[in-house]
RNA sequence: GCCCAUGUGGCGCAGGGGUAGCGCAUCCCCUUGGUAAGGGGAAGGUCACGAGUUCAAAUCUCGUCAUGGGCU
Numbered sequence: 001g002c003c004c005a006u007g008u009g010g011c012g013c014a015g016g017g018g019u020a021g022c023g024c025a026u027c028c029c030c031u032u033g034g035u036a037a038g039g040g041g042a043a044g045g046u047c048a049c050g051a052g053u054u055c056a057a058a059u060c061u062c063g064u065c066a067u068g069g070g071c072u
Base pairs, nucleotide, nucleotide: 001071002070003069004068005067006066007065010024011023012022013021018055026042027041028040029039030038048064049063050062051061052060
């Protein structure tokens, strides 16, 4: 220098055009003599950034950035 993959709550991941979800963690409540475990609920993400296509983009296209891998 070229090519490919990935980027989504604090962490790990799903979702691949039509209201963004799961597990763990956090907070509140129940249960206990108390703790752990268990049960119920809540909060938390303008989906890396910018532009384009579309009635509508996390999703498709282009560019940029970051991380990982491959080729020379």
This is a predicted structure of a 72-nucleotide RNA (transfer RNA) from a Coleofasciculaceae cyanobacterium. The organism belongs to Coleofasciculaceae, within Bacteria. The prediction has a mean pLDDT of 82. RNAcentral holds the sequence, with entries from ENA and MGnify. Its Rfam family is "tRNA". Rfam describes the family as follows. Transfer RNA (tRNA) molecules are approximately 80 nucleotides in length. Gene Ontology term of the family: triplet codon-amino acid adaptor activity. It is annotated as a transfer RNA. The same sequence occurs in records of 6 taxa.